The RNA shown here (Lysine riboswitch aptamer) has 160 nucleotides and comes from a mouse gut metagenome.
[in-house]
RNA sequence: AUAGAGGCGCGGAGCUCAUCAGUACUCCCCCGCAAGGCCAGGCAGCCGUGGGAGAGGAAAGGGGGCGCCGCCGAGGGAAGCAAGGGGUGCCUGCCGCUUGUUUUCCGGGCCGUCGGGAAACACCCGCCGGACUGUCACAGUUUCCUCUGUGGAGCGCUAU
Numbered sequence: 001a002u003a004g005a006g007g008c009g010c011g012g013a014g015c016u017c018a019u020c021a022g023u024a025c026u027c028c029c030c031c032g033c034a035a036g037g038c039c040a041g042g043c044a045g046c047c048g049u050g051g052g053a054g055a056g057g058a059a060a061g062g063g064g065g066c067g068c069c070g071c072c073g074a075g076g077g078a079a080g081c082a083a084g085g086g087g088u089g090c091c092u093g094c095c096g097c098u099u100g101u102u103u104u105c106c107g108g109g110c111c112g113u114c115g116g117g118a119a120a121c122a123c124c125c126g127c128c129g130g131a132c133u134g135u136c137a138c139a140g141u142u143u144c145c146u147c148u149g150u151g152g153a154g155c156g157c158u159a160u
Base pairs, nucleotide, nucleotide: 001160002159003158004157007072009071010070011069012068014066015065016064017063025056026055027054029052030051031050032049033048036047037046038045039093040092041091042090043089044088075106076105077104078103079102080101081100082099083098084097086095087094107133108132110130111129112128114126115125116124117123135152136151137150138149139148140147
């Protein structure tokens, strides 16, 4: 350099199913209230607002399943920087989102506690713990095949 392995392996878009939710919102009726709401401050602009009964009634984000596509640092996390866009308009901040980039951490999935995200006991992410699994090294074991223990990390391992 090329090819390849790990397995409840990784990512993507699509279809589908629940959840979100009988919620938001709209219409209508009744009762109450006058200060407030639109991320924070300033200026401006816009909107009345709280509760109850009735009728109609979502979506996004997050997820399960299915096959498909691309793959095996696959990919994921954290922090920094830049750009774009959102939170009514402008200014100054703040908080999410997307994309790019730099540094850094993680072999892989599973289970549990805790923390964070989330509407969520789903799911995702992280620390710690546990057993499992692939791989290499060392030690032991076996006639061979193997098996056991300890340790390492994907900057690894196998073949050429």